Context: one part of a larger RNA
RNA sequence: UGACGGGGGCCCGCACAAGCGGUGGAGCAUGUGGUUUAAUUCGAAGCAACGCGAAGAACCUUACCUGGGCUUGACAUGCACGUGAAAGCCUGGUGAAAGCCAGGCCUCCCUUCGGGGCACGUGCACAGGUGCUGCAUGGCUGUCGUCAGCUCGUGUCGUGAGAUGUUGGGUUAAGUCCCGCAACGAGCGCAACCCUUGCCUGCUGUUGCCAGCGGGAGGAGCAAUCCUCGCCGGGGACUCUGCAGGGACUGCCGGUGAUAAACCGGAGGAAGGUGGGGACGACGUCAAGUCAUCAUGGUCCUUACGUCCAGGGCUACACACGUGCUACAAUGGCCGGGACAAACCGCAGCGAACCGGCAACGGGGAGCGAAUCGGAGAAACCCGGUCUAAGUUCGGAUUGCCGUCUGCAACUCGACGGCAUGAAGGUGGAAUCGCUAGUAAUCGUGGAUCAGCUACGCCACGGUGAAUACGUUCCCGGGCCUUGUACA
Numbered sequence: 001u002g003a004c005g006g007g008g009g010c011c012c013g014c015a016c017a018a019g020c021g022g023u024g025g026a027g028c029a030u031g032u033g034g035u036u037u038a039a040u041u042c043g044a045a046g047c048a049a050c051g052c053g054a055a056g057a058a059c060c061u062u063a064c065c066u067g068g069g070c071u072u073g074a075c076a077u078g079c080a081c082g083u084g085a086a087a088g089c090c091u092g093g094u095g096a097a098a099g100c101c102a103g104g105c106c107u108c109c110c111u112u113c114g115g116g117g118c119a120c121g122u123g124c125a126c127a128g129g130u131g132c133u134g135c136a137u138g139g140c141u142g143u144c145g146u147c148a149g150c151u152c153g154u155g156u157c158g159u160g161a162g163a164u165g166u167u168g169g170g171u172u173a174a175g176u177c178c179c180g181c182a183a184c185g186a187g188c189g190c191a192a193c194c195c196u197u198g199c200c201u202g203c204u205g206u207u208g209c210c211a212g213c214g215g216g217a218g219g220a221g222c223a224a225u226c227c228u229c230g231c232c233g234g235g236g237a238c239u240c241u242g243c244a245g246g247g248a249c250u251g252c253c254g255g256u257g258a259u260a261a262a263c264c265g266g267a268g269g270a271a272g273g274u275g276g277g278g279a280c281g282a283c284g285u286c287a288a289g290u291c292a293u294c295a296u297g298g299u300c301c302u303u304a305c306g307u308c309c310a311g312g313g314c315u316a317c318a319c320a321c322g323u324g325c326u327a328c329a330a331u332g333g334c335c336g337g338g339a340c341a342a343a344c345c346g347c348a349g350c351g352a353a354c355c356g357g358c359a360a361c362g363g364g365g366a367g368c369g370a371a372u373c374g375g376a377g378a379a380a381c382c383c384g385g386u387c388u389a390a391g392u393u394c395g396g397a398u399u400g401c402c403g404u405c406u407g408c409a410a411c412u413c414g415a416c417g418g419c420a421u422g423a424a425g426g427u428g429g430a431a432u433c434g435c436u437a438g439u440a441a442u443c444g445u446g447g448a449u450c451a452g453c454u455a456c457g458c459c460a461c462g463g464u465g466a467a468u469a470c471g472u473u474c475c476c477g478g479g480c481c482u483u484g485u486a487c488a
Base pairs, nucleotide, nucleotide: 001488002487003485004484005483007482008481009480010479011478012477013476015472016471019435020434021433022432023431026326027325028324029323030322031321032320033319034317035316042053043052064312065311066310067309068308069307070306073126077125078124079123080122081121082120083119084118088105089104090103091102092101093100094099108117109116110115128301129300131299132298133297137295138294139290140289141288142286144284149188150187151186152185153184154183155164156163157162168179169178170177194278195277196276197275199246200245201244202243203242205240209235210234213233214232215231216229217228218227219226220225249272252266253265254264255263256262328428332387333386334385335384336383337382338381344375345374346373349368350367354363355362356361394425399420400419401418402417403416404415405414441464442463443462444461445460446459447458
């Protein structure tokens, strides 16, 4: 000087407490351990591995296993010789294919005729390796932690390590700011500048909008008239799209305070003290993670640890754990009717109307490279009906049969539909997790990957919409000062 303490002081954080909902019990999905296996490829390992790399394992992927092949190689560059266009196309044999064997078609371009280009064959140099080492590395990432810290120049102090500054008094989300001070300044961090959302103004006016005016179509009514449809003329009001500005700064008032910084209350305001959310992660720590994204030193393999193919495996199953989904019901299930989103996607695509089928789906093809057309019915919700406390009209696992679709192909091993079957489950021990507001809880919608899909995952979008926080004694993590130390 640090680190540590079941030392002290001050202070933070869904850290505890207060509160709401879960996990731990059940069934299933998924990842992992273990076991099994010819193989169940590899990595990730407390927090910070375990719905993680996987934003798509039937073949492919694929790195694993079994078997069958190839050896200048599936891929790159160069040299020598040979062939001629090569490529390509066709045929036969063998075979699971890859491959091997044989035959045929076709027999090139440029040229100064030396050769060159191109490809194949042979040979050589080399290729190739998801083999090993993340304890040789780059790059990227996690984590402490969005925590408020980490340092430097000069000066001063100290024999020196070093100290001071950065400590102290206040204050803040903040080393934020003020005051003081042998310090005075500065840098990386904080904040701001960026994106988004909330209010207003201007511009914008189609594909969006429709208040007022006219028309058209449909419906009700004897009629006057009323209702519906932006369908047309038209309109720019409104909503909205997009762009540019304004707006919030403790600016104003009162109080507290050292007259400071600031804090408390108030006014105005769509918004108030960082308005909400995001992007952004200091010096460093964990020899943290990754040689399997990629790159790369070293090392190892070289008729194989390379490479091609078929089939299998990664989907196994006595068990154990993590993360989820669905439930155990009446604040509910089922049936009928009615209402309201946002964001996103679409041409080898989205696919309407209409027709067939109980349905999955099939037929059909309008329109749309999309504010125009389509995916698209939002669901919870509201109204009416039914069920009446029951392992049930709860719950849907499992199994049988029949089908649909994608795809060369659904046996191992796809999803979906129909009929039948209807299991466990009556709120879950010790323990444990998330969340402070448009949050939790709950409800549906879209997207990436993708032929299809094991998505209940992930990422995003909106709808409905709470409870509680006295407080900081205690648990966990952290910041500053101080103290002890036989630790570095």